[in-house]
RNA sequence: CGAGUAUUCCAGAUGGCCGCGUUCCGCAUAGGAAUGAGGAAAGUCCGGGCUCCAUAGGGCGAAGCGCUGGAUAACAUCCAGCAGGCGCGAGCCUCGGGAGAGUGCCACAGAAACAUACCGCUCCCUUUAGGAGUAAGGGUGAAAAGGUGGAGUAAGAGCCCACCGGUCAUCGGGCGACCGAUGAGCCAGGCAAACCCCGCUUGGAGCAAGAUCAAAUAGGGAGGGAUGAGGUGGCCCGCCGACCUCCGGGUUGAUCGCUUAAGAAAGGGCGCGAGUCCUUUCUUAGAGAAAUGGCCAUCGUUGUCACAGAACCCGGCUUACGGGAUGCUCGAAAG
Repeated sequence: CGAGUAUUCCAGAUGGCCGCGUUCCGCAUAGGAAUGAGGAAAGUCCGGGCUCCAUAGGGCGAAGCGCUGGAUAACAUCCAGCAGGCGCGAGCCUCGGGAGAGUGCCACAGAAACAUACCGCUCCCUUUAGGAGUAAGGGUGAAAAGGUGGAGUAAGAGCCCACCGGUCAUCGGGCGACCGAUGAGCCAGGCAAACCCCGCUUGGAGCAAGAUCAAAUAGGGAGGGAUGAGGUGGCCCGCCGACCUCCGGGUUGAUCGCUUAAGAAAGGGCGCGAGUCCUUUCUUAGAGAAAUGGCCAUCGUUGUCACAGAACCCGGCUUACGGGAUGCUCGAAAG
């Protein structure tokens, strides 16, 4: 210097003028003070807080997750590891329990895909045709009775041996997933992100949840109901126990929920880390058809020229995107 990889920061500040929203001060309509979109606010993919059903239990079913140990309010998230795979490497990825509980699928090709002999090789017989042995070589295929080499054999084969591979046993290390050593024997594949089995977890609906006030009219009509209406996904049991459904009529207004939060910042302790504990300080949008804008000057390691706008709140994941910083890896050159 180039290429990569991992983590992280910013997305303006100060002053002035004009214009907006909320809260507060003020007799006030004058005036003043404080404050006013993101790091993704997006997607609505997960998890919760909160509200109601509601007094709310059990079972079936359904759904989610799936290596080990931790973090967290919780999670399909995050951290640290193990195993497998990709990469020269820094690093990255995960379809990570079970195929011997059962069912199912593996098209075509090929002789054969829960199981071999088409070609080939060797031996016997022989004019031919044929018989016996073989699974090392060839062909087909995603996959064909573990791989490479040697010895042995009529020709071959884990038949035997060495090194790998996988299985089991014993010993050692580790909380554990697993790892290592020694020994034995040498085998019927893959798919469960196919149905399924096993283990763990799980009420439902949702701020258009829900609460209060005001206002108005027709309890007018029909059906069902203690032989049990109805009770927030389905079915059953249990429990509660008097209303439920349909047609028709009236009202469609206001207030709350609505922002103090599993909150933020600084310092210190513990931990590899995710995080957690202690002390101090701070209060930073709540609109209600929808506010936060415009101009000027100065400053800044780069640059306000990208993606883009809160609507109950919070923790994640995913996607879109401008500009910086640092660590590490590989390559080239120079000293």

Bacterial RNase P class A from a Synergistaceae bacterium, 335 nucleotides, folded computationally.
Its Rfam family is "Bacterial RNase P class A". It is annotated as a ribozyme.
Taxonomically the source falls in Synergistaceae (Bacteria, Synergistota, Synergistia, Synergistales).
It was read from a public genome assembly, where an Rfam model found it.